[in-house]
Context: one part of a larger RNA
């Protein structure tokens, strides 16, 4: 390479947009590049078979192979090119609908901590038990006030939105996507996507702010044989904001994206249609999200219209364990480090 795989055995890229490329709906006409047919040129020699020198060396004849390439003539189903037409894929429109989707600003209450005031007295706190710690310089508990920062209880749900990361107090502004109905417009405009570009939790980094609570490091108190821990009292970075960087996670559904097809049952979220005077129930239908399960699949576990079933297109990745996601080189980064990524050796 071929092949076989990729939920859990090695293996789905963290996610999207999109370049090249690959692949691509229906009908008709046409071309004949792919494709197919016939003819033809070429496809060295040696080698093979047969045969001539009495054999052999040596030589002669002959068929096939050389799976290919070139030329000529033709075929037109399929692929492809061109032209025309179409509407079911895609997009647009109109009318509705739901939502913690995004960005910015304003505002709110509960709690916490600090400070002030009142009132009040000897404890409080903490634990398995304690101690460190706080408190007669008046703590804890209670009431009132002021300030600050962070997070938004109930509603809240196997609920919703988003491509993923993620998003949850209220209001306002700007803004993106989705769903349903209609079938008006467009007329294949599509799918995937190597490179590339953008987004990307937490921690970390740079600069400037902020700092209530929590809290790596650190310091005490305990525990213990020890205790560089678990428990307790403190506590710096950080956690928060603005601007920039980093680019990684069990970034998980450990399951790439898109399309088509293949039993049912039962919840739930958002729409629509029908029956009905209405309420209410029922029936049908589209989209999402759960459970259960036929066939089928699977090594089993399990999956099962949200497939891991049956097929198609495109991309990423895997090929025994360790060495090792290491070394070297290169690229990126302020650094931390990231990306790419071996071998010797060994079992």
């Nucleotide at each position: 390479c071929u092949g076989g795989g990729u939920g859990u055995a090695a293996a789905g890229g963290g996610g999207a947009c999109g370049u090249a490329g690959g692949c691509g709906g229906a009908u008709g006409a046409u071309c004949a590049a792919g494709u197919c047919a016939u003819c033809u040129g070429u496809g060295a020699a040696a080698a093979g078979a047969u045969u001539g020198c009495u054999c052999a060396a040596c030589g002669a004849u002959u068929g096939g192979c050389u799976u290919g390439c070139g030329g000529a003539u033709g075929a037109a189903a399929c692929u492809g090119g061109u032209c025309a037409u179409c509407u079911u894929g895609g997009g647009c429109g109109u009318a509705g609908c739901a939502g913690a989707g995004g960005u910015a600003g304003a505002c709110g209450g509960a709690a916490u901590u600090a400070c002030c005031u009142g009132a009040g007295u000897a404890g409080g706190g903490g634990u398995g038990a304690a101690a460190u710690c706080c408190g007669c310089a008046g703590a804890u508990a209670c009431a009132g006030g002021u300030a600050a920062g962070a997070a938004c209880g109930c509603c809240g749900g196997u609920g919703a939105a988003g491509a993923a990361g993620u998003u949850g107090g209220u209001c306002u502004a700007c803004u993106a996507g989705g769903c349903u109905a209609c079938a008006g417009c467009u007329g294949a405009c599509g799918c995937u996507g190597a490179g590339g570009u953008c987004c990307g939790a937490a921690a970390g980094c740079c600069a400037g702010g902020g700092g209530a609570g929590c809290g790596a490091a650190c310091c005490g108190g305990a525990u213990u044989a020890g205790a560089u821990a678990c428990c307790c009292g403190g506590g710096u970075a950080g956690u928060c904001c603005u601007g920039g960087c980093u680019g990684u996670a069990a970034a998980c559904g450990a399951u790439g994206c898109u399309c088509a097809c293949u039993a049912g049952g039962u919840g739930u979220a958002g729409g629509g249609a029908g029956c009905g005077a209405a309420a209410g129930a029922c029936u049908c239908u589209c989209u999402g999200u759960g459970c259960u399960g036929a066939a089928g699949c699977u090594a089993a576990c399990g999956c099962g219209a949200u497939a891991a079933g049956u097929g198609a297109g495109c991309c990423g990745c895997c090929u025994g364990g360790g060495g090792a996601g290491u070394a070297c080189g290169u690229c990126c980064g302020c650094a931390a480090g990231g990306a790419u990524g071996a071998a010797a050796c060994u079992c």

Small-subunit ribosomal RNA, central domain from uncultured Petrotoga sp., 347 nucleotides, folded computationally. It matches the Rfam family "Bacterial small subunit ribosomal RNA". The prediction has a mean pLDDT of 89. Taxonomically the source falls in Petrotoga (Bacteria, Thermotogati, Thermotogota, Petrotogales).